c-di-GMP-I-GGC riboswitch aptamer from an uncultured Actinomycetes bacterium, 80 nucleotides, folded computationally. The prediction has a mean pLDDT of 81.

Parts: sequence; C1' cells; structure tokens
RNA sequence: CCUGAAAAGGGCAAACCCACUGCAAGGUGGGGGCGCAAAGCCGCGGGCCCUUGAGUGGAAGGGUAGUCGGGCUGCCAGGG
Repeated sequence: CCUGAAAAGGGCAAACCCACUGCAAGGUGGGGGCGCAAAGCCGCGGGCCCUUGAGUGGAAGGGUAGUCGGGCUGCCAGGG
C1' cells in the first nucleotide's frame, strides 16, 4: 500500500418496546438484534427529512454519518 473468503479477541447496533427530551424531523438511556470491516469521528459537497417564512420564488434554521461522495483516525487476518 492492497484485500476482507476463512479464523480469533472483541466492537457497534436496524425494526420494535419502555423512560426522558424536542414544535417537529430527531436525540439520550435501558431492553432488543436486522445487519455492519470503519455501522469510529467530522454536516465539508450533494441527496433526503423536519420547522418557520414565502407564495411557485427558492430563503433561514435544525436533523440524518445505517443515503452517496470527501476529510481525519484505527483493530485483526491475508498478500505485496
């Protein structure tokens, strides 16, 4: 630097349920486990969602990293 078929130590945690929180999208904690080799971190570009405004023009604010790119970092194994 490349790869993730198999293995080990492990890690994360969708839907759903409960509690708290938020106008909402959503978030946090507990249970749960569909999946994940960056499902670790960063809203930087696009997409999508919500709120307000506007009134057909595309604005402001918020959210989503498990939507696609990008940036930073990293475990194990195999190969160079």
It was read from a public genome assembly, where an Rfam model found it.